[in-house]
RNA sequence: CCACUAGGGGCGCCCGCACGGGCUGAGAUAAGGCGAAUGCCUUGGUCCCUUCGAACCUGAUCUGGGUCAUGCCAGCGUAGGAAAGUGGGAAUGU
Numbered sequence: 001c002c003a004c005u006a007g008g009g010g011c012g013c014c015c016g017c018a019c020g021g022g023c024u025g026a027g028a029u030a031a032g033g034c035g036a037a038u039g040c041c042u043u044g045g046u047c048c049c050u051u052c053g054a055a056c057c058u059g060a061u062c063u064g065g066g067u068c069a070u071g072c073c074a075g076c077g078u079a080g081g082a083a084a085g086u087g088g089g090a091a092u093g094u
Base pairs, nucleotide, nucleotide: 001088002087003086004085005084006050007049008048009047010046011045012023013022014021015020029044030043031042032041033040034039056081057080058079062075063074064073065072
């Protein structure tokens, strides 16, 4: 670095809605069920991540900047959590 098996997770914002389109991004959710409701659950899709772990969650209804708007950018962040085994290959050293 690749593969297999197993596992973990995200699917946001805007143009009033649908349709269609736009922004960032690796990726921007389809059906069904439950609930008074922010929501929750199941199955599927897609993309990413698995301790060498910023995939993702919490802090967070956070702070600064910017945007029509949004984790959009930066900070927070040497923070607290977070899912692994096997096989193959390459390079380097002894």

Model confidence (mean pLDDT): 78 of 100. The RNA shown here (TPP riboswitch aptamer (THI element)) has 94 nucleotides and comes from Paenibacillus rhizovicinus. The sequence is in RNAcentral, with records from MGnify.